[in-house]
RNA sequence: GCCUCGGUAACUCAGCCUGGUAGAGUGGCAGCCUCGUAAGCUGCUAGUCGAGGGUUCAAAUCCCUCCCGAGGCU
Numbered sequence: 001g002c003c004u005c006g007g008u009a010a011c012u013c014a015g016c017c018u019g020g021u022a023g024a025g026u027g028g029c030a031g032c033c034u035c036g037u038a039a040g041c042u043g044c045u046a047g048u049c050g051a052g053g054g055u056u057c058a059a060a061u062c063c064c065u066c067c068c069g070a071g072g073c074u
Base pairs, nucleotide, nucleotide: 001073002072003071004070005069006068007067010026011025012024013023020057027045028044029043030042031041032040050066051065052064053063054062
């Protein structure tokens, strides 16, 4: 230098192909339960979807450039 994959909640990831309300689990907080704790149950908590630009009525999703990480080729 080229190719492939990845970057979304504090963490691990889904959603992207086929545009239309941003989600799950874990964590944290509170309540219920218990003599008390753990476990369990319920609720709450939380995102400029890596950055910028373009297309569109509408972009996490499509297009372009760039940044970061992993692997491969040379």
About this RNA:
This is a predicted structure of a 74-nucleotide RNA (transfer RNA) from a Candidatus Bathyarchaeota archaeon. The source organism's lineage runs through Archaea, Thermoproteati and Candidatus Bathyarchaeota. It matches the Rfam family "tRNA". The family's RNA type in Rfam is transfer RNA. Rfam links the family to the GO term triplet codon-amino acid adaptor activity. The same sequence occurs in records of 3 taxa. RNAcentral holds the sequence, with entries from ENA. Its mean pLDDT, the model's own confidence on a scale to 100, is 85.